[in-house]
RNA sequence: AGAGUUUGAUCCUGGCUCAGGACGAACGCUGGCGGCGUGCCUAACACAUGCAAGUCGAACGAAGCAUUUGGAGCUGAUCUCUUCGGAGUGACGCACCUUAUGACUUAGUGGCGGACGGGUGAGUAACACGUGAGCAACCUGCCUCUCAGAGUGGAAUAACAGUUGGAAACGGCUGCUAAUACCGCAUAACGUCAUAGUACCGCAUGAUACCUUGACCAAAGAUUUAUCGCUGAGAGAUGGGCUCGCGUCCGAUUAGGUAGAUGGUGGGGUAACGGCCUACCAUGCCGACGAUCGGUAGCCGGACUGAGAGGAAGGUCCCCCACAUUGGAACUGAGACACGGUCCAAACUCCUACGGGAGGCAGCAGUGAGGAAUAUUGGUCAAUGGGCGAGAGCCUGAACCAGCCAAGUAGCGUGCAGGACGACGGCCCUAUGGGUUGUAAACUGCUUUUAUGCGGGGAUAAAGUGCGGCACGUGUGCCGUUUUGUAGGUACCGCAUGAAUAAGGACCGGCUAAUUCCGUGCCAGCAGCCGCGGUAAUACGGAAGGUCCGGGCGUUAUCCGGAUUUAUUGGGUUUAAAGGGAGCGCAGGCCGGAGGUCAAGCGUGACGUGAAAUGUAGCCGCUCAACGGCUGAGUUGCGUCGCGAACUGGCUUCCUUGAGUGAGUGCGACGUCAGCGGAAUUCGUGGUGUAGCGGUGAAAUGCUUAGAUAUCACGAAGAACCCCGAUUGCGAAGGCAGCUGACGAGCCCUUUACUGACGCUAAAGCUCGAAGGUGCGGGUAUCGAACAGGAUUAGAUACCCUGGUAGUCCGCACGGUAAACGAUGGAUGCCCGCUGUAUGCGAUACAAUGUAUGCGGCCAAGCGAAAGCGUUAAGCAUCCCACCUGGGGAGUACGCCGGCAACGGUGAAACUCAAAGGAAUUGACGGGGGCCCGCACAAGCGGAGGAACAUGUGGUUUAAUUCGAUGAUACGCGAGGAACCUUACCCGGGCUUGAACUGCAGAGGAAUGCGGUGGAGACACCAAAGCCCUUCGGGGCCUCUGUGGAGGUGCUGCAUGGUUGUCGUCAGCUCGUGCCGUGAGGUGUCGGCUUAAGUGCCAUAACGAGCGCAACCCCUUUCGCCAGUUGCCAUCAGGUGAUGCUGGGCACUCCGGCGACACUGCCACCGCAAGGUGUGAGGAAGGUGGGGAUGACGUCAAAUCAGCACGGCCCUUACGUCCGGGGCUACACACGUGUUACAAUGGGGGGUACAGAGAGUCAGGCGUUGGCAACACCGCCUUAAUCCAAAAAGCCAUCCUCAGUUCGGAUUGGGGUCUGCAACCCGACCCCAUGAAGCUGGAUUCGCUAGUAAUCGCGCAUCAGCCAUGGCGCGGUGAAUACGUUCCCGGGCCUUGUACACACCGCCCGUCAAGCCAUGAAAGCCGGGGGCGCCUGAAGUCCGUGACCGCGAGGGUCGGCCUAGGGUGAAACCGGUGAUUGGGGCUAAGUCGUAACAAGGUAGCCGUACCGGAAGGUGCGGCUGGAACACCUCCUU
Repeated sequence: AGAGUUUGAUCCUGGCUCAGGACGAACGCUGGCGGCGUGCCUAACACAUGCAAGUCGAACGAAGCAUUUGGAGCUGAUCUCUUCGGAGUGACGCACCUUAUGACUUAGUGGCGGACGGGUGAGUAACACGUGAGCAACCUGCCUCUCAGAGUGGAAUAACAGUUGGAAACGGCUGCUAAUACCGCAUAACGUCAUAGUACCGCAUGAUACCUUGACCAAAGAUUUAUCGCUGAGAGAUGGGCUCGCGUCCGAUUAGGUAGAUGGUGGGGUAACGGCCUACCAUGCCGACGAUCGGUAGCCGGACUGAGAGGAAGGUCCCCCACAUUGGAACUGAGACACGGUCCAAACUCCUACGGGAGGCAGCAGUGAGGAAUAUUGGUCAAUGGGCGAGAGCCUGAACCAGCCAAGUAGCGUGCAGGACGACGGCCCUAUGGGUUGUAAACUGCUUUUAUGCGGGGAUAAAGUGCGGCACGUGUGCCGUUUUGUAGGUACCGCAUGAAUAAGGACCGGCUAAUUCCGUGCCAGCAGCCGCGGUAAUACGGAAGGUCCGGGCGUUAUCCGGAUUUAUUGGGUUUAAAGGGAGCGCAGGCCGGAGGUCAAGCGUGACGUGAAAUGUAGCCGCUCAACGGCUGAGUUGCGUCGCGAACUGGCUUCCUUGAGUGAGUGCGACGUCAGCGGAAUUCGUGGUGUAGCGGUGAAAUGCUUAGAUAUCACGAAGAACCCCGAUUGCGAAGGCAGCUGACGAGCCCUUUACUGACGCUAAAGCUCGAAGGUGCGGGUAUCGAACAGGAUUAGAUACCCUGGUAGUCCGCACGGUAAACGAUGGAUGCCCGCUGUAUGCGAUACAAUGUAUGCGGCCAAGCGAAAGCGUUAAGCAUCCCACCUGGGGAGUACGCCGGCAACGGUGAAACUCAAAGGAAUUGACGGGGGCCCGCACAAGCGGAGGAACAUGUGGUUUAAUUCGAUGAUACGCGAGGAACCUUACCCGGGCUUGAACUGCAGAGGAAUGCGGUGGAGACACCAAAGCCCUUCGGGGCCUCUGUGGAGGUGCUGCAUGGUUGUCGUCAGCUCGUGCCGUGAGGUGUCGGCUUAAGUGCCAUAACGAGCGCAACCCCUUUCGCCAGUUGCCAUCAGGUGAUGCUGGGCACUCCGGCGACACUGCCACCGCAAGGUGUGAGGAAGGUGGGGAUGACGUCAAAUCAGCACGGCCCUUACGUCCGGGGCUACACACGUGUUACAAUGGGGGGUACAGAGAGUCAGGCGUUGGCAACACCGCCUUAAUCCAAAAAGCCAUCCUCAGUUCGGAUUGGGGUCUGCAACCCGACCCCAUGAAGCUGGAUUCGCUAGUAAUCGCGCAUCAGCCAUGGCGCGGUGAAUACGUUCCCGGGCCUUGUACACACCGCCCGUCAAGCCAUGAAAGCCGGGGGCGCCUGAAGUCCGUGACCGCGAGGGUCGGCCUAGGGUGAAACCGGUGAUUGGGGCUAAGUCGUAACAAGGUAGCCGUACCGGAAGGUGCGGCUGGAACACCUCCUU
């Protein structure tokens, strides 16, 4: 940085798509490691369970525990005494009371904190957020500093005890008690309020200081005596509250909104300002610079992308806001209208003893649900931070860690080195050599990150705290000591083991790096776009190989980019989408020259701010990196203060060139109104006059003997104005045309007197606005939608004809659209020329020329995709307006506005396509044009189409009727010869290395097989006979067995070669260099003349060249030379019944070799030339002499796989092969090509004449004899200028005499001949007999232009024979006609149009029918959010309040206002659904027509109106974005 895709190709416009980056992602395949960060985007859905906010005993009473003092008691060891009953002593222990202690525990009172931290993004379009200001209109617990103070009393209350209600939650009553809880009094000010005054500040409302007087308000203690608290005031810090400027999404199919609404006054309320609230007064306020309404949305720093400007987005982190099930409310408090507080209402869930209660995970985990989708009911307070506490400490799901997840990012590894001209295997090609996987593996050596095991490592993060001591500045530092680690025995280090533990995903047609084989066969499938797949798929699936990336790789969703495809940077509007139909004009935007001034914009400097994080530069720390730390720049913004003054702007003074005014001369189909005129048309009346008129391609309808048409006269009416008339004029556009007048308007020129920027543009708005249309009233001659009739036609709702209503005309009113076009908005300035014209001025010679304003033409530069534009710009610039952003859906739907209506204006979406389009190019085509040619037509001759037969084809039939060829260019074609064979088809019977060929191995033997048996035959069996060469090894030949090949007329001619047909023997098709064009491409090759010809000449940005044409080749026509048998016979000789029969000869004919000849060479005329013309000459032949061969680039996927060859596929005891029989010969029918005829230009019989070419020994022929004949027997001839061989038509006479015949010969019967193994299916020929149709052929159609058509016979190939009337050749006889190129067909060149390029057998439109899809309308039905009215109204604040409670402060009660919620009503809006209905889109092969593209067969299109199955038709007006310059209609592919 671009690429693919519209076309046959090109350039442009224009959309779609791709390559890049990103992600809180998801899904598929795969998965070794640790580091760092991330992790419910959906249901602000519902939540079980646990935890997430407590702390203080140094505020207080009380209780408990431990220890303890004292006391009395119980038990009673021990000891003493003892009368042995007992008495005394009284340890340990037990319980009670009491004292004290405890750095013990705590329910409660009290204090502080639960307003932080944490979550979420529902709401919010807002001072919510961001940024910058302001508060002289405010508050601030804890903290810091300063000043002052803490005096003295009092009454309660929880706890607790007793009692009592309730299932519970939770209470009730009675009694006792404490405080840093509560209350009174005192003291008060630098506090507050009121009051009198002074000074000073501010833009202002106002503020500050001092001072006079008066009124009012405080306090709490604890303790280890260190200290911590308490009260008032001031200051600070921090945190908050309020106000303002600017910025912050979409919709105008939301244009008006608003009653506390805007302002004022008084009052209330608040920390504070304020309609914040209230009473009264006024009627304002907001809005096109977008109010209101609707939809959507937390905002920012930043993150993504981008070169940037931008775009899109706001997850994690940070700041702010809002919310805590939904809604409302206040209380407490420094702070809340409070996530883990209270009250009320609602929904939901749970408990219940049915009476009542409880709850709120959008805290951390976790569950269900939803979803494509998002983690553990973990550890610790060690660190950081927070709350409480004097502190130790306690609490802390904040936080730090760990767990899960490739979900992201950066890093590491899965080994390294050696190892074959290269293993095996796989895959592929093949000229069997090979190539590739691939140094890859194996193998050898080395290393050990990682892994595993063992060990070390109390690493760093630790600083603190407590205690003791010291120092000073009394809360800090230092020293000593003690103690604190969740992660974690982790990081890190060492040792051992051993390549050991670790690679995949996507893609490989182009874009886009990377290709082959197999399978499949428009199937299965792929696909981001273009597009692949219908038998050789680099595009599907698999494999091999390759490419890319790699612990990932792909896909999907979304965003930016590419996209200059919304264009500020940075686009356009003649024809591609796009200039409003035109003007006037408010707002808005923009605006001439000079001077002065201000400094708003602008520039510059400084200051404040622009949080941190992020990004960025440098340095540094984790082994590196990611990550993190420090420092800097940056943060393009906002605010403030200076300075500058070119430019923009404000103010001011002046100027005249922009603009306007005046004066003068002109111009015009400019407008409105009125009057007048003639021609034409139609009608009426009268006259003349008679049979038609009219109309058309041709007709008919119509009119007319009741007198039309025609013609004359007169009259009437309405409409339009001939000539002049012109790419002339005027107008803003629409538009305007007889003449005259009136009233208006405009423009140009001249002059330069006046004003002094007064200007340009113009959204809204207003006005004008062709034709058609509408309403009312007139008018109506012509023309003429609709309608009617007649034609045309398959039909004809059309074109053509005859009529004809609205309308066309006028007045008034409406409507407001056109291809309203120059498809080109307006204004101003600048920029080479030539030329015509209108009007004025100037100058004049009735000039030339100048100048201004218009209207035109052609061009330079420049512009443009090109066509083209080009001083009348589409050039170069400035200003303003309008409009465009792929095609279709659609200028449609809905909504709104306008209209009497018709309808107009505004104007979408769903869905669908990958194009739609502009200009130009090459072709092709045209019922476009020009030129030219051809048996193309015409002029002729003869045929076909009718008959019978032959033959081929279709169809049908069949066991099979083998296959192919199918418009021209298949059909007497492949086939130049189907009885068997051929033969490929069918039936049946056989064979399986096979019918034929061949390699190898083994075995055997000649091969061959007389003959016999069986059989339909192939074949099987028996079986007589029966080798060669040799170097002696063997070989040749054959058979059998095995094996590798075989074989296939099986498929594909759309895989091919080769060959062929056709356009077409048409004159074309190209190239090199140069030139032109952005390019496709053009030029050359066009033009003029000429030719059979792109044949040649001339001209020429072309000059040359190639393949074709022509010539060269063959045959033929004339002549010469040479040669002379088998040919010939002039001369000579001989001979015969006759004959070149013989000798002889080669003159002639002829044969066959070589040459000659013809070239427009000569003449005349025309022409520049080429060339043409001629009854021309000469010549056998004359303008290519005739014929043949020869077929350019290419077209038809033309034909042929069955002639041959060949790729691929298929069959292998059969789709091969052999044999017998059958079939290819069928037969209702249709077509093609032929033969023979229909007769007298003939037929029959008789006589008689003249060719050319050609084959021939497995053959042909002759003769005798026989037979009517086909033919047969015997003999003979010929390897051929000798024979075949008779040519026939012709000619000469003769019969037939116009008939179904003496025409015609089909068919059938009988009898034969020949070929052949064999003539039944299925041969030919001969003889006799039979004697069909047919009397010249409808529409239509074929061949032929001279030795041709026509006609006549002869020969040959194939072949045993022949269905040959076919094919290929040969000669004989031998015409007619061509005026000419209008028409039909085909072709060539030039040009034109085109929507065609598969190329007119093209393309393509609409209705109808079918399926699918989205959508509009619709009686209604359902839902939603919001507003309004009325009723009701909880909690709660506030207000009021006699009885009650309290010593009191106060509370309670009741009432009132307001409100959430609820109920109800009317209306608007939005969404869903809806019988039915409207159109739309899409869909290989449906129906009807043929509208458009060519003059598309009636030029098309625009607006409008009417009509019609449909495209559409017609009327009126308009446009060119129409061809051509005279001939009815006629569908499709």